[in-house]
Large-subunit ribosomal RNA, domain II from an uncultured eukaryote, 680 nucleotides, folded computationally.
It matches the Rfam family "Bacterial large subunit ribosomal RNA".
The coordinates come from a structure-prediction model, not an experiment, and the mean pLDDT is 86.
The full RNA is in RNAcentral, with records from ENA.

Context: one part of a larger RNA
RNA sequence: GUCAGCGACUUAUAUUUAGUAGCAAGGUUAACCGAAUAGGGGAGCCGUAGCGAAAGCGAGUGUUAACUGCGCGUUUAGUUGCUAGGUAUAGACCCGAAACCGAGUGAUCUAGCCAUGGGCAGGUUGAAGGUUGAGUAACAUCAACUGGAGGACCGAACCGACUAACGUUGAAAAGUUAGCGGAUGACUUGUGGCUGGGGGUGAAAGGCCAAUCAAACUCGGAAAUAGCUCGUACUCCCCGAAAUGCAUUUAGGUGCAGCGUUGCGUGGUUCUUGUUGGAGGUAGAGCACUGGAUGGUCUAGGGGGCUUAUCGGCUUACCGAAAUCAGCCAAACUCCGAAUGCUGGCAAGUGUAGCGUGGCAGUGAGACGGCGGGGGAUAAGCUUCGUCGUCGAGAGGGAAACAGCCCAGAUCAUCAGCUAAGGCCCCUAAGUGGUGACUCAGUGGGAAAGGAUGUGGAGUUGCGUAGACAACCAGGAGGUUGGCUUGGAAGCAGCCAUCCUUGAAAGAGUGCGUAAUAGCUCACUGGUCGAGUGGUUCUGCGCCGAGAAUGUAGUGGGGCUUAAGUACACCGCCGAAGCCGCGGCGCCAUGUUUUGUGCAUGGUGGGUAGGGGAGCGUCGUGCGUGUGGUGAAGCUGCCUGGUGAUGGGUGGUGGAGUGCGUGCGAGUGAGAAUGCAGGC
Numbered sequence: 001g002u003c004a005g006c007g008a009c010u011u012a013u014a015u016u017u018a019g020u021a022g023c024a025a026g027g028u029u030a031a032c033c034g035a036a037u038a039g040g041g042g043a044g045c046c047g048u049a050g051c052g053a054a055a056g057c058g059a060g061u062g063u064u065a066a067c068u069g070c071g072c073g074u075u076u077a078g079u080u081g082c083u084a085g086g087u088a089u090a091g092a093c094c095c096g097a098a099a100c101c102g103a104g105u106g107a108u109c110u111a112g113c114c115a116u117g118g119g120c121a122g123g124u125u126g127a128a129g130g131u132u133g134a135g136u137a138a139c140a141u142c143a144a145c146u147g148g149a150g151g152a153c154c155g156a157a158c159c160g161a162c163u164a165a166c167g168u169u170g171a172a173a174a175g176u177u178a179g180c181g182g183a184u185g186a187c188u189u190g191u192g193g194c195u196g197g198g199g200g201u202g203a204a205a206g207g208c209c210a211a212u213c214a215a216a217c218u219c220g221g222a223a224a225u226a227g228c229u230c231g232u233a234c235u236c237c238c239c240g241a242a243a244u245g246c247a248u249u250u251a252g253g254u255g256c257a258g259c260g261u262u263g264c265g266u267g268g269u270u271c272u273u274g275u276u277g278g279a280g281g282u283a284g285a286g287c288a289c290u291g292g293a294u295g296g297u298c299u300a301g302g303g304g305g306c307u308u309a310u311c312g313g314c315u316u317a318c319c320g321a322a323a324u325c326a327g328c329c330a331a332a333c334u335c336c337g338a339a340u341g342c343u344g345g346c347a348a349g350u351g352u353a354g355c356g357u358g359g360c361a362g363u364g365a366g367a368c369g370g371c372g373g374g375g376g377a378u379a380a381g382c383u384u385c386g387u388c389g390u391c392g393a394g395a396g397g398g399a400a401a402c403a404g405c406c407c408a409g410a411u412c413a414u415c416a417g418c419u420a421a422g423g424c425c426c427c428u429a430a431g432u433g434g435u436g437a438c439u440c441a442g443u444g445g446g447a448a449a450g451g452a453u454g455u456g457g458a459g460u461u462g463c464g465u466a467g468a469c470a471a472c473c474a475g476g477a478g479g480u481u482g483g484c485u486u487g488g489a490a491g492c493a494g495c496c497a498u499c500c501u502u503g504a505a506a507g508a509g510u511g512c513g514u515a516a517u518a519g520c521u522c523a524c525u526g527g528u529c530g531a532g533u534g535g536u537u538c539u540g541c542g543c544c545g546a547g548a549a550u551g552u553a554g555u556g557g558g559g560c561u562u563a564a565g566u567a568c569a570c571c572g573c574c575g576a577a578g579c580c581g582c583g584g585c586g587c588c589a590u591g592u593u594u595u596g597u598g599c600a601u602g603g604u605g606g607g608u609a610g611g612g613g614a615g616c617g618u619c620g621u622g623c624g625u626g627u628g629g630u631g632a633a634g635c636u637g638c639c640u641g642g643u644g645a646u647g648g649g650u651g652g653u654g655g656a657g658u659g660c661g662u663g664c665g666a667g668u669g670a671g672a673a674u675g676c677a678g679g680c
Stems, first nucleotide, its partner, number of pairs: 001680003005676002011090013026046003032040002050057002060072004093231001096228001100221006111195009120185001122154003125150001129146006158182003162179005197213001199209003234615006244257005258363002260360007271349008284336001285334002290330003294326004301319002303316005366391010396407003411584002414581001417579002422574003425558003431571001433570001437566002444560001450544002454541010471528005477501003482496003507522001511520002585605008616669001618666010634653008
């Protein structure tokens, strides 16, 4: 891993509700007795009367001094079994802790200690002391020899375990190899003994106490408890949620309410639309209030200057309240003020709807999207409210793929049809469809501020056959080098002024240039030419802005340019489990009916948690009835019925039991629990 087997909502008592049966203003016994499923047993329990804290009173009673009151009652159905759904108490659906407590067993491992024994090759160093000599007044001191100390040195056994490699389903549940530390000591070791679990022992690491230690092991309390995780086994039919509020030592739990289902009751109460009334202060808007805030006018007051002995006066490119004019801002501003929504009446439609009540729940982690807000940074696949939708619990078609987007809600069958969203060149079903435009950027097919003689459309305005715009030819002068400044300043560093003349026209000069001049050029004018040429506003589509890591890689791909791109419309077609056709099934309502759970009509049948209904199968058993050596059960191939769980037939195998009908009763259905044991 797999195969077959085992494996989880039970049982007792009490209580409540439903169904059903008996009896009924009554119902029923318990222990016990018993000739024992009989019969006896009426103690007791529930009901027939309530109210009050109670005394108590009683169809009333309590309240009160007392109620014309008010609260609870009075107009009657119960009770005992059985079955089923819940609940309570019990292990209470099953498996699962870490732990807690009790009684015991352990120091053959290991820690320390006690008693008694053992072990330490070889080599080195050479303390004290001693002797002799030197030396001293005497000591001291010095030298040689002797001596043999030491938690001394080197290094085997022995004890240890610093490094590395190997080993890591090992040779080994801690080792091997090569090096390494101690090696007469606080050394090491044999044997025997002592200390026991909140206890020991510990040169102290929470170490060690038998491969177990922040409290050993064994058995017991014990099925501890587990608001946690996993698992929880046959079928079909009907309905179908929630992820919210309040509270919670509460936040992943629970209680009540909300929402689901089911029984009973009630009846026009529900919902939608129309119509007719009502309340309101949001969006918007506004500035009348409350505040904020910009500029002007005006000016009280203040500051500055002048004047003044004081009082005061004059003045001001300063500040500036109030007033006033103009233009603004506000969730906690409002002189105003919608749309929706909410709500009363009426009408129509609707309806297994609504409401009440009893049984049983589940949910109380929600997610994204649109709209309206708060928080955040008008960040987040962010967070938190309101409202609607979808997913959740929803399949199908579209969006390449894609719970939450768009279309649309799957009863079953069908090799029939019509459509939705979205599409129609090929992949790929359907248009290489029609008309007239736009775009040249592969824009389409990712992006901003900003930038630009891209190009289309619509305006407005200037100049123009009295000749414009562009180009070319010519002129572009004189006073004058204007004045000032300056070393210089001559149109052209800078300051001031910016006139006059000639003329077709020409600035006291547009730019380049020079040290300053010079030189080039422009404005302006004439000529050549001959019809349009400039500015500006709005708008369609494009351009730049535009850099990332394997490989095109920001249309799904191919590929597409009078498109297969874009905008506006048009005609067709494709396209889903939508709708429709034909046939079958279930459920609900109504009608009918020969009462057959039949027929007709209409509606309805996605579904998790969950509620309700109807069934299949297994084992045992009561009753009835079958079958089997002329071959039962079981196993197995094939055929076949039923919506399904499953049933039947037949062949083979097998070799002794077993079925059907109808009741009853359960150790009653396996794929999952890192399930349990077994085979392979």